[in-house]
RNA sequence: GCGGAGGGUCGGAUGGCCGCUCUGGCGGACCCCGCCAGAGAGGAAAGUCCGGACUCCAUGAAGCGACGGUGCCGGGUAACGCCCGGGCGGGGAAACCCGACGGAAAGCGCCACAGAGAACAGACCGCCGCGCGAUGCGCGGCAAGGGUGAAACGGUGGAGUAAGAGCCCACCGCGCCCCUGGCAACAGGGGCGGCACGGCAAGCCCCACCGGGAGCAAUGCCGAAUAGGACCCCCGCGCGGAACGGUCCCGCAAGGGAAACCGCCGCAAGGCUCGCUUCAGCCGGGGGGUCGGGUUGGCAGCAUCAGGCGCGCGGCGACGCGCGUCGCAGAGGAAUGGUCAUCGAAGGGGGCGACCCCGGAACAGAAUCCGGCUUACAGGCCCUCCGCGCAU
Numbered sequence: 001g002c003g004g005a006g007g008g009u010c011g012g013a014u015g016g017c018c019g020c021u022c023u024g025g026c027g028g029a030c031c032c033c034g035c036c037a038g039a040g041a042g043g044a045a046a047g048u049c050c051g052g053a054c055u056c057c058a059u060g061a062a063g064c065g066a067c068g069g070u071g072c073c074g075g076g077u078a079a080c081g082c083c084c085g086g087g088c089g090g091g092g093a094a095a096c097c098c099g100a101c102g103g104a105a106a107g108c109g110c111c112a113c114a115g116a117g118a119a120c121a122g123a124c125c126g127c128c129g130c131g132c133g134a135u136g137c138g139c140g141g142c143a144a145g146g147g148u149g150a151a152a153c154g155g156u157g158g159a160g161u162a163a164g165a166g167c168c169c170a171c172c173g174c175g176c177c178c179c180u181g182g183c184a185a186c187a188g189g190g191g192c193g194g195c196a197c198g199g200c201a202a203g204c205c206c207c208a209c210c211g212g213g214a215g216c217a218a219u220g221c222c223g224a225a226u227a228g229g230a231c232c233c234c235c236g237c238g239c240g241g242a243a244c245g246g247u248c249c250c251g252c253a254a255g256g257g258a259a260a261c262c263g264c265c266g267c268a269a270g271g272c273u274c275g276c277u278u279c280a281g282c283c284g285g286g287g288g289g290u291c292g293g294g295u296u297g298g299c300a301g302c303a304u305c306a307g308g309c310g311c312g313c314g315g316c317g318a319c320g321c322g323c324g325u326c327g328c329a330g331a332g333g334a335a336u337g338g339u340c341a342u343c344g345a346a347g348g349g350g351g352c353g354a355c356c357c358c359g360g361a362a363c364a365g366a367a368u369c370c371g372g373c374u375u376a377c378a379g380g381c382c383c384u385c386c387g388c389g390c391a392u
Base pairs, nucleotide, nucleotide: 001388002387003386004385005384006383007382008381009380010379012343013342014341015340016339017338018337020040021039022038023037024036025035026034027033028032042363046374047373049372050371051370052369053368054215055214056213057212059280060279061278062277063276064275065274067211068210069209070208071207072086073085074084075083076082087101088099089098090097091096102206103205107204108203109200110199111198124146125145126142127141128140129139130138131137132136154172155171156170157169158168173195174193175192176191177190178189179188180187181186219300220299221298222297229291230290231289232288233287234286235285238267239266240265241264244263245262246261247258248257249256250255270283271282272281307326308325309324310323311322312321313320314319347358348357349356350355
């Protein structure tokens, strides 16, 4: 210098004028207005695909089932389907990249076209033997060679044979057992077995693990202010207890008495998260009508947190711990805009050249918040690594 790999970071700048939203102050004024000051989109705010915080609903716990999800091992984390490290498989000369990567000798199912045959194998061409009416035909043997296919019932070599074949032998592959290393996935080594066991689980299924539902239009507060209730009617009213309150009777009253009708207490039928079971707990009349009950609105939720940055320590790393420092949008049918000037990257054109001219900034835009993933993105800068060439 050229080609490539991995990671980080920035992603138009400055000023004037006119506007918008919020906060603070002052003034008018009384919920509206004016003035001054300050703050005001992103690395993805996006897709809404995962995981949570928070809120409401379901009485709590356990087990089974259904449904959904995840799937090599170890670690990180609030958690994850994310991240880090490792293993195995695949790609690349390398840096490095990619992988739904548990189970197919539990079961069921499927394997298009082509092909003789696609999983209880099979014989088109061929090879070999015998026979014959003989460039062929018939019968039998074979599955090594050819052909088809994504895939052909272990591979290579030898021995063997009429030709052949795990029929036999060696190595590889496969399975089982043992040893060594490793937390583990797994790797290495030894022994034995026999060729038995094709592929697909992003088909059913099996195994292990995880998971209640709905979502900030959640939800709470404000005023008559969502929730208890008041009154009436219909049906039902199981068992037991007690005279405490109501009720009824007597009495002027103090008081006395009656009665389980209402309230009360216990038990039972029955009910209480997608289904069932068990245990505990709670409720334990049901239905209808009228009154009341609200739509909008205001406030909260809602901007201080799994927070950003810096330093130190531990760790290969994800990350953790400690100290210091900073305060960083908050709208609510939804602000964050427009215009002018100066400057301007990429890109295009011209010139031998210094340079000149044109040109004008990618993808996109918060909506309860946070951690991820994925997708979009003109271009600039920085760091590390691999290969080649040249110079020393």
The RNA shown here (Bacterial RNase P class A) has 392 nucleotides and comes from a Paracoccaceae bacterium. Its Rfam family is "Bacterial RNase P class A". Gene Ontology terms of the family: tRNA processing, ribonuclease P activity and dimeric ribonuclease P complex. The organism belongs to Paracoccaceae, within Bacteria.